Predicted 3D model of a 1400-nucleotide RNA (small-subunit ribosomal RNA) from an uncultured organism.
Rfam family: Bacterial small subunit ribosomal RNA. Its family is annotated with ribosome and structural constituent of ribosome in the Gene Ontology.
The prediction has a mean pLDDT of 85.
The sequence is in RNAcentral, with records from Greengenes.
[in-house]
RNA sequence: CAUGCAAGUCGGACGGUAGUAUGGUGCUUGCACCAUACGAGAGUGGCGAACGGGUGAGUAACACAUAGGUAAUCUAUCGAGAAGUUGGGGAUAGCCCAUGGAAACAUGGGGUAAUACCGAAUGAGCUCUUCGGAGCAAAGGUGCUAAGGCACUGCUUUUUGAUGAGCCUGUGGCCCAUUAGUUAGUUGGCAGGGUAAGAGCCUACCAAGGCGACGAUGGGUAGCCGGCCUGAGAGGGUGGACGGCCACACUGGGACUGAGACACGGCCCAGACUCCUACGGGAGGCAGCAGCUAAGAAUCUUCCGCAAUAGUCGAAAGACUGACGGAGCGACGCCGCGUGAACGAUGAAGGCCGGAAGGUUGUAAAGUUCUUUUCUCCAGGAAGAAUAAGGCAGGGAGGGAAUGCCCUGUCGAUGACGGUACUGGAGGAACAAGCCCCGGCUAAUUACGUGCCAGCAGCCGCGGUAACACGUAAGGGGCGAGCGUUGUUCGGAAUUAUUGGGCGUAAAGGGCGUGUAGGCGGUAAUAUAAGCCUGGUGUGAAAGGCCGCAGCUUAACUGCGGGAGUGCGCUGGGAACUGUAUUGCUUGAGUUACGGAGGGGGAGCUGGAAUUCCAGGUGUAGGGGUGAAAUCUGUAGAUAUCUGGAAGAACACCGGUGGCGAAGGCGAGCUCCUGGCCGAUAACUGACGCUGAGGCGCGAAAGUGUGGGGAGCGAACAGGAUUAGAUACCCUGGUAGUCCACACUGUAAACGAUGUGCACUAGGUGUUGGUUCGAGAAGAAUCAGUGCCUGAGCAAACGCGAUAAGUGCACCGCCUGGGGAGUAUGCCUGCAAGGGUGAAACUCAAAGGAAUUGACGGGGGCCCGCACAAGUGGUGGAGCAUGUGGUUUAAUUCGAUGAUACGCGAGGAACCUUACCAGGGUUUGACAUCUACCUGACGGUCGUAGAGAUACGGCUUCCCUUUGGGCAGGUAGACAGGUGCUGCAUGGCUGUCGUCAGCUCGUGCCGUGAGGUGUUGGGUUAAGUCCCGCAACGAGCGCAACCCCUGCCGUCUGUUACCAGCAUGUAAUGAUGGGGACUCAGGCGGAACUGCCGGUGACAAACCGGAGGAAGGUGGGGAUGACGUCAAGUCAUCAUGGCCCUUAUAUCCUGGGCUACACACGUGCUACAAUGGCCGGUACAGAGCGCAGCGAGGCCGCGAGGCGGAGCAAAUCGCAGAAAGCCGGUCUCAGUUCGGAUUGGAGUCUGAAACCCGACUCCAUGAAGUUGGAAUCACUAGUAAUCGCGCAUCAGCAUGGCGCGGUGAAUACGUUCCCGGGCAUUGUACACACCGCCCGUCACACCACCCGAGUUGGGGGUACCCGAAGUCGCGAGCCUAACCGCAAGGAGGGCGGCGCCGAA
Repeated sequence: CAUGCAAGUCGGACGGUAGUAUGGUGCUUGCACCAUACGAGAGUGGCGAACGGGUGAGUAACACAUAGGUAAUCUAUCGAGAAGUUGGGGAUAGCCCAUGGAAACAUGGGGUAAUACCGAAUGAGCUCUUCGGAGCAAAGGUGCUAAGGCACUGCUUUUUGAUGAGCCUGUGGCCCAUUAGUUAGUUGGCAGGGUAAGAGCCUACCAAGGCGACGAUGGGUAGCCGGCCUGAGAGGGUGGACGGCCACACUGGGACUGAGACACGGCCCAGACUCCUACGGGAGGCAGCAGCUAAGAAUCUUCCGCAAUAGUCGAAAGACUGACGGAGCGACGCCGCGUGAACGAUGAAGGCCGGAAGGUUGUAAAGUUCUUUUCUCCAGGAAGAAUAAGGCAGGGAGGGAAUGCCCUGUCGAUGACGGUACUGGAGGAACAAGCCCCGGCUAAUUACGUGCCAGCAGCCGCGGUAACACGUAAGGGGCGAGCGUUGUUCGGAAUUAUUGGGCGUAAAGGGCGUGUAGGCGGUAAUAUAAGCCUGGUGUGAAAGGCCGCAGCUUAACUGCGGGAGUGCGCUGGGAACUGUAUUGCUUGAGUUACGGAGGGGGAGCUGGAAUUCCAGGUGUAGGGGUGAAAUCUGUAGAUAUCUGGAAGAACACCGGUGGCGAAGGCGAGCUCCUGGCCGAUAACUGACGCUGAGGCGCGAAAGUGUGGGGAGCGAACAGGAUUAGAUACCCUGGUAGUCCACACUGUAAACGAUGUGCACUAGGUGUUGGUUCGAGAAGAAUCAGUGCCUGAGCAAACGCGAUAAGUGCACCGCCUGGGGAGUAUGCCUGCAAGGGUGAAACUCAAAGGAAUUGACGGGGGCCCGCACAAGUGGUGGAGCAUGUGGUUUAAUUCGAUGAUACGCGAGGAACCUUACCAGGGUUUGACAUCUACCUGACGGUCGUAGAGAUACGGCUUCCCUUUGGGCAGGUAGACAGGUGCUGCAUGGCUGUCGUCAGCUCGUGCCGUGAGGUGUUGGGUUAAGUCCCGCAACGAGCGCAACCCCUGCCGUCUGUUACCAGCAUGUAAUGAUGGGGACUCAGGCGGAACUGCCGGUGACAAACCGGAGGAAGGUGGGGAUGACGUCAAGUCAUCAUGGCCCUUAUAUCCUGGGCUACACACGUGCUACAAUGGCCGGUACAGAGCGCAGCGAGGCCGCGAGGCGGAGCAAAUCGCAGAAAGCCGGUCUCAGUUCGGAUUGGAGUCUGAAACCCGACUCCAUGAAGUUGGAAUCACUAGUAAUCGCGCAUCAGCAUGGCGCGGUGAAUACGUUCCCGGGCAUUGUACACACCGCCCGUCACACCACCCGAGUUGGGGGUACCCGAAGUCGCGAGCCUAACCGCAAGGAGGGCGGCGCCGAA
């Protein structure tokens, strides 16, 4: 807001009609009239419409709740009582006739009735009263009748009751103080007015009051309550349905009528909006029931009925009633029921999981038997209805009768729901299951897909290739006609703490005092009874909740009864406690007297040391300053030193966890003034006390104002240094300031991070000031301070512990996650700087405390290591070799990348290797296993084509117990293959810390716990090695030892080794006989253990020195690597999960590449020369290797080497000459007789093959390089350095690697420093552990807030203007029936006008 309905009713108040029916009359036969009956609509009048129904905008208020008051009031209808109801009058709707208007409606004329209106009479009564008196009513209607009246119902006046309402009061229930002052009819009085009624409710005058930190005023929000939700309760939240009250009815204002309204479906005005219109004007108000539109996440039928309950009217019948009773829609809520039950294992099929076996879905299904709630159909079928009118019967009161009145019984119409509930019958498992979840909280897990994507998520958090966390499937869990999500409230949350919290360090004690209000308060008695306790009583509506009983099959739901409602009022009693009043007391508190200590405060005076400055003397070249310097100062005479003077500030020693003060704070001495404190003893006052919101005062430093002062110091500033820079640290200067006076500021880590007061609760040990005892000594006791340690207790721990952070009481202040932020804004304050008070938006999943274990520190302590130092030799410079990076390339395969990659994998890339590239081939494959079928060898050799792989052809050729097998090939299928990816999926192996001395466990003990102890401590060691101590006692892995090599001795054995003595022989050689002595070799033993002595040490462990000894304190070397760390390295040794390729990422072949080359780096070799080069001569090893091998003598070649081949499977033969060294010669400091690169030529060797791309030889060539910048490496003794020799790999190819011996040093004061490590300790905001963490600016985008020239909208207040309707007042222009008057006229009324107030 369209439409419909939601308040009407009464003919028994009134006039009267259209119309209908019947009869009659007139007759113009279809009209008029009359009578009777019925009688719509409209009108007058009465009652109702102020109830019922809706909504919650406003309202912080006597609005609501509760308890009261009203002697300050009203109340229609209703009940009870009293009295009356007499007699008149004039109008007016309707109606008729006109007029205006589109309409709404309006106007004029005529005439009419009443329970409409108006006088008069009377007054039981009521009102007023000056107590004389005055004023105030009314209506009839219906029935009966013996016609006289009577009855019923109205009407009038009045009393009372009931009901409803008005007004007043106590008490109670929201937020903000960043609202602290508010109020002018305001507060009171007097007079008047007004109302039903009290009142500033209104008006005039007078007074100056009223309210407020116990929160006025202002702002924000809100209908209040019974109740409802939650909670153990106390509380917290809430006010939807039902019930009570209030307010509102389009917005604002206003009155009228009435018993009642300032009136939801009445009126007037203003405003907004909508509609009608003939443009002149009109109409409207769903926050009634339905319904529509819009907004919105979202919210129903334009249903049936008055049958019941109830309301209004009526005498009644009855009418009306979207109240109500019902139905409809919505799983929105509560309750009940169902969707089947029993049996059923080949544990079916299918799905899912699993390598398989198998498991699971699962008795689940199918199947068999059964049931029929529900469903469908058929049939029957309630209760809800009581009685009204009326009839009949009986009884009663009164009366002269009747109608009538009162009571009882009985009969007596009426059902929207609805053919509903329910019952019977028939049919048939027939029609009926979903939603959420399965990482933890939290009950329930697997697979696949996905790959920080897609997505999940309440919190923690999942997802980057094996996701129980995403999606799907299977399975499982939960609930079930529901399930899950979202929002909201309470709970958990003791997380606003009254019950029931805290404030040393987590958030939190006011900077300190004084003191107001307030809170709290010693002891005795009496009184009182406000608090308090107790009894009675009223109220605390009903509903709801609780308990019991009962009705619908049950329940939800409903009925009945009980109890409760912690509250408020009235009243009786009590007197312990609190309060109040009075009177006392002395212990709390205080006063006086005596004594005492003190950097307590204020003022004045005085002092010396030091500093700087000034003047003068002496004196000469520096002074000053620093890590080192410079600026600075000084020959114009500084610094230094002496004398004199001036100035300002501060007061050494004493001096002390000593003193005083409330705190801030106070330090030379003396004097004056002054506050507080302590002790002991007496007297006095008599609770005078404690705390303390506001208030007031004090309040470090810095800062501000005015005026002084200014020596030193010294923000700002200047200069010099430092530095990448250095607006700093350091230095030289230096202004404010520091000082004084007065005034302001008012803050600090104003800290004991600990408010004040009182009381109680174990000790020990210092110290300050008193007192007592003592011998005025020690010491003890006690009071008041000030420290340390510790017990109980407390505490998260740390810690506190009579100076409490213990146990209590009183009072105050403060806290409530981090950031934003002590910011913004407002207010207060200040001269300013600032200060006080003090948010929010937004954002985070933490911030924080204490303690633990590590790690780390440009923290401290102890200790070790070629770590430094002391030394020696190198690298970094040159050339070359080799590896790497980079670049290049068709490819330069791959890996290793600080230490811990880089002569590393690789112990040896020309092909092969080879993984790379180009090209050419193959596809069950180069390799393994199996099956089926076919074939017959495979192979060898020759030939052809080709780069080869390969292909083709010729020749040749099998075995065995023989349907067959072995072997080989072909076809097909399973499969092979991959140096493809992931070392961050792995095993194994390895590097490194580090051969560092550590890493752990059991039991016990300590701690709430993490964890500690042991393992720390005192010594000692190479060592967690050992000793001692110890709440620890033991043990394990590590250390050491056991093993190997080497050094000494003994013994055994004695060839191929050896040769002393004997013998033989040679030019020479253990060559030969022989020997078992020696060397040597190989076995087996011995030896060294701090065992011995001395010293030190703790009577220890051990260390130092010594003896002896081949060796001395682990003799030297090796092997041996704890728990772990680095997601260290390796998928390319090998193995292996997953993924990927499958005519290719597999495989074969040829050629190329891994060997590139502007560069850069690592590791080496050779040098730069004279401690050397060259030439000649000459001496001495060890350990190895050798048959596809080592290869002697001999010959050839300058040489590499060749020819040749003795010997040797090797203590026998060979490789094999060791070199440096030593002797002699030469070179003479030069790019050389150094150095050898590079290049030319000629060769040798290996090998199918040395072009890319081997090594070596000879001749020639003869580069760089003259000892290497910054930096950096190795080494502590048979080591470094230097010299050569061998081996592995290997056809060939080391300057690399692994070994061997020869010659053979220097130095170590020592642990400050660099690096690494160990132990205990300390700090920590680190724990991915300092390569950590973390701060700020800037750039871009976005979010939020503050400010901002302003601009705009809304609300409120105040002042003023205009002023509708309307009440009230004034007034006399117009009109005027009732009353008065004979009349004129009057009274009264209406319209108009004016005034006050007054909305928009």